[in-house]
Predicted 3D model of an 88-nucleotide RNA (c-di-GMP-I riboswitch aptamer) from Pelosinus sp.
The coordinates come from a structure-prediction model, not an experiment, and the mean pLDDT is 82.
It was read from a public genome assembly, where an Rfam model found it.
RNA sequence: UAAUAUAUUAAGCAAACUUAUCGAAAGGUAAGGACGCAAAGCUAUGGGUCUACGGUACUGCAGAGUAUUAGAUUGCCAGGUUGCCUAU
Numbered sequence: 001u002a003a004u005a006u007a008u009u010a011a012g013c014a015a016a017c018u019u020a021u022c023g024a025a026a027g028g029u030a031a032g033g034a035c036g037c038a039a040a041g042c043u044a045u046g047g048g049u050c051u052a053c054g055g056u057a058c059u060g061c062a063g064a065g066u067a068u069u070a071g072a073u074u075g076c077c078a079g080g081u082u083g084c085c086u087a088u
Base pairs, nucleotide, nucleotide: 003088004087005086012037013036017032018031019030020029021028022027035075041081042080043079045078046077047076048073049072050071051070054069055068056067057066058065059064
């Protein structure tokens, strides 16, 4: 330096839930809180899943529905990218 692994060491992150707040919603942010995580660091690039206020098209007498645009999810799976400790 590179790869592999996670027995140890030093660290890290933080689910559900609660409170406040943003959002039409999915969900996000902050504080508390720990279910867990060898990348549960970053990235919405591919797939999956979720939302449907508004826009567009179609159906319908209408309420509304379907599809799409749009948005979200990195702790759904991958890709890309950057890394800590110890041992081999």